[in-house]
RNA sequence: CCAGCAUUUCCGGGGUGCUUUUCGUUCGGUAACGAAAGGCUGAGAUGAUACCCGUAUAACCUGAACAGGAUAAUGCCUGCGAAGGGAGAAAGUCCUCCAUCCCG
Numbered sequence: 001c002c003a004g005c006a007u008u009u010c011c012g013g014g015g016u017g018c019u020u021u022u023c024g025u026u027c028g029g030u031a032a033c034g035a036a037a038g039g040c041u042g043a044g045a046u047g048a049u050a051c052c053c054g055u056a057u058a059a060c061c062u063g064a065a066c067a068g069g070a071u072a073a074u075g076c077c078u079g080c081g082a083a084g085g086g087a088g089a090a091a092g093u094c095c096u097c098c099a100u101c102c103c104g
Base pairs, nucleotide, nucleotide: 007091008090009089010088011054012053013052014051017040018039019038020037021036022035023034024033025032026031060085061084062083066079067078068077069076
């Protein structure tokens, strides 16, 4: 001097499902919707000023009302999947000493 991990700043991207009970509303209905309190997975299931992610082989979306397995049930697990999409910039230092190299 160049590149750049962690990290920092600013900016940006993203998801919110399944289920039980109670109450309320609607309804032809054992159904639907809303609220409260629990249960399941998860970083996160709206305490969010949180959590995760930002160029990517997975933050997330699409395929997908997908396939196989499991479960009380589910977008729970695995596959699909190096698939197709998907949101970035800056900083990343300074001082001293030593060694080496180059130039004078």